[in-house]
């Protein structure tokens, strides 16, 4: 130069014009229970992501509640580390794929069980004789008996290979070397496993992303979670005070204030427990005096929770790394029908075209484009997946070619 493999970043910019939201801070009006509120006006910091999408995990936080054990149910599955924590990350370990940078694994057990492996084949896991091989016997025929699995076939896949002995003829039957297993030693590593020796004729397929076994983990619900105010509906009750009516005691009615609160019907039940919690069940445990079923009514307002965090940069140690300690320095939405939007200049970046300059890779000039991506907070933060026009940057394989 060409091909490729991993990583990491950016994703329009400036500048003017008016216009949003949350907080503060000036003024100004109104209102007040004198705490403050409401308004308007102006200035002022801040003001959508790297995924904000999926909602797949894991917490953070609330509340069940003061939190037990068992089953059920779910997760994960090589060692070892990193993190709040995970099913995530890092580095390794085995196995497959690639010339190679790399890349990919539902990575524990089939000798606990059960279950499939179509078709073909003789036979698909204690399975098996179809052609062939040897031996007998005979009615001499494609016969019948009996030994064989070494050659042949069928299959994705046939009870180790390759030689040699042996044998009627074969066959770990027996040898020698391989290669699988199992038991012992010896070096390496934290391990996972890697090298190395030795003994043994032990060779009884695969799948477990089939059930299932093993090992380890796991309450539950979820901010529409849980909290406070107000107010209402389909009980009322108490106080002082005003008005009328009565001789009185009282009785009607007004409108404040306080307390307390939904109506109707029917079952059980009141400590000899009705019913309720522990969000699948079982023990146990706790709360319980009013519960539970059916009809009916009212609450759709406000205000906290709401944003300082398992945060951020930026620099040093420590580690291969993931990630951690240390110093300093920063605070950056909090809506609630739900805010950051319009226009207008230049300017970049793509696509297309034309004209110049270079050996070349390119460079520079003009014109054209309704071109410029995926896409949006809603309690927050670590993952994962998914989607992205263009574009920047580092390393690293490979292959040509020059020097």
């Nucleotide at each position: 130069c060409g091909a490729g493999u991993c990583g990491a970043c950016c994703g329009g910019g400036c500048g003017g014009u008016c216009g949003c939201g949350u907080c503060g801070g000036u003024g100004u009006u109104c209102c007040u229970c004198c705490g403050g509120g409401a308004g308007c006006a102006u200035c002022g910091c801040c003001g959508a992501g790297g995924a904000a999408c999926g909602u797949c995990c894991g917490g953070a936080c609330u509340c069940c509640a003061c939190a037990g054990a068992g089953c059920a149910g779910g997760g994960u599955g090589g060692u070892u580390g990193c993190u709040a924590a995970c099913g995530g990350c890092a580095a390794c370990c085995c196995g497959g794929g690639g010339u190679g940078a790399c890349c990919c694994g539902c990575g524990g057990g089939a000798a606990a069980g059960u279950g499939c492996c179509a078709c073909a084949g003789a036979g698909a896991a204690g399975a098996g004789a179809c052609c062939g091989c040897c031996g007998g016997c005979c009615u001499c025929g494609u016969g019948c008996c009996g030994g064989u699995a070494a050659g042949g076939g069928u299959g994705a896949a046939a009870c180790g290979g390759u030689g040699g002995g042996g044998u009627a003829a074969g066959a770990g039957c027996c040898c020698a070397c391989c290669a699988g297993c199992a038991c012992c030693c010896c070096g390496g590593g934290c391990g996972a496993c890697c090298g190395g020796g030795g003994u043994g004729g032990c060779u009884c397929g695969g799948u477990a992303a089939a059930c299932c076994c093993c090992a380890c983990c796991c309450g539950g619900a979820g901010c529409a979670a849980g909290g406070c105010c107000a107010a209402g509906c389909a009980a009322g009750g108490c106080c002082a005070c005003c008005g009328c009516c009565g001789c009185g005691a009282g009785g009607c009615g007004g409108g404040g204030g306080c307390c307390g609160g939904c109506g109707c019907a029917g079952g059980c039940a009141u400590u000899c427990g009705a019913g309720g919690g522990c969000u699948g069940c079982u023990c146990g445990c706790c709360c319980g005096a009013g519960u539970c079923u059916g009809c009916g009514g009212g609450u759709a307002g406000g205000c906290c929770g709401c944003a300082a965090g398992a945060g951020c940069a930026u620099g040093u140690c420590g580690g291969c790394a993931a990630c951690g300690g240390c110093a300093c320095g920063c605070c950056u939405a909090g809506a609630u029908g739900g805010a950051u939007g319009a226009c207008c200049g230049c300017c970049g970046c793509c696509g297309g075209u034309g004209g110049c300059c270079g050996c070349a890779g390119g460079g520079c000039c003009g014109c054209c484009g309704c071109g410029c991506a995926c896409a949006a907070a809603a309690u927050c933060c670590g993952g994962c997946g998914u989607a992205c026009a263009g574009g920047u940057c580092g390393a690293c394989u490979c292959g040509u070619c020059c020097g």

A computed fold for a 403-nucleotide RNA from Actinoplanes auranticolor, annotated as Bacterial RNase P class A.
The organism belongs to Actinoplanes, within Bacteria.